[in-house]
Formats: sequence, C1' cells, structure tokens
RNA sequence: GGGCUUAUGGUCUAGUUGGUUAGGACGCUGCCUUCACAUGGCAGAGAUCCCCAGUUCGAAUCUGGGUAAGCCCA
Repeated sequence: GGGCUUAUGGUCUAGUUGGUUAGGACGCUGCCUUCACAUGGCAGAGAUCCCCAGUUCGAAUCUGGGUAAGCCCA
C1' cells in the first nucleotide's frame, strides 16, 4: 500500500433479505423472604445501535466516506 471481517446498555449477545415500543443473559437499584448473609421471587433504571452524509413515507438493517479492532497478501 491492497483485500476481507467486525463495531448494538457496565459486560456478553439476538435482531430471518427496511415497518408495531431495539429483545435476552449477567451485572446494578428498590421491595419481599432471613436474626443476618446467601439463594429465591417481584419491580425498576440503563443503549439517539462507532461517527458523518445519502437513499426512502420509513434505516440498527441499504449506499458512500471516515474512525477503531482483528485477519490475510505484498
């Protein structure tokens, strides 16, 4: 220098070829249970889906350009 893959709450991840409120697990907070802790049960908070632009009535999803990480070639 060239090519490919990936980026979604604090962490890990689903999202079936664009359409109802972005779902789940762990973690966190509150309540119940306990003498207390743990376990268990119930409820809740938390992601403008890496950034910018474009297409579209409508974008996490499609297109273009960037950024970061990984792999391959030279």